[in-house]
C1' cells in the first nucleotide's frame, strides 16, 4: 500500500429485508431483608448508535469520504 471485517450505555454485546427499536447482561444508585457486609428481591438513572456529508416523508440500519481497531496479502 491492496482487500475483508468491526466501531451502539462505564464494560461485553444484541438489534440489517429503513418506521412503535434505542435494548439485554454485568456494573452503578435507591429501598427491602440482614447485627454489618455479602447474597437475594424490587425499582431507578445512564447512549443525539465513531465523525462529516448524501439518499429518503423517515437512517443505528442504505451510499460516499474520513478517523480508529482487527485480520489477511504483498
Nucleotide at each position: 500500500g491492496g482487500c475483508u471485517c468491526c466501531g451502539u450505555a462505564g464494560c461485553u454485546c444484541a438489534g440489517u429485508a429503513g418506521g412503535u427499536c434505542a435494548g439485554a447482561g454485568c456494573a452503578c444508585c435507591a429501598c427491602a431483608c440482614u447485627u454489618u457486609u455479602a447474597a437475594u428481591a424490587u425499582g431507578g438513572g445512564g447512549g443525539u448508535c465513531c465523525u462529516g456529508g448524501g439518499u429518503c416523508c423517515g437512517a443505528g440500519u442504505c451510499c460516499c469520504a474520513g478517523c480508529g481497531g482487527a485480520g489477511u496479502c504483498a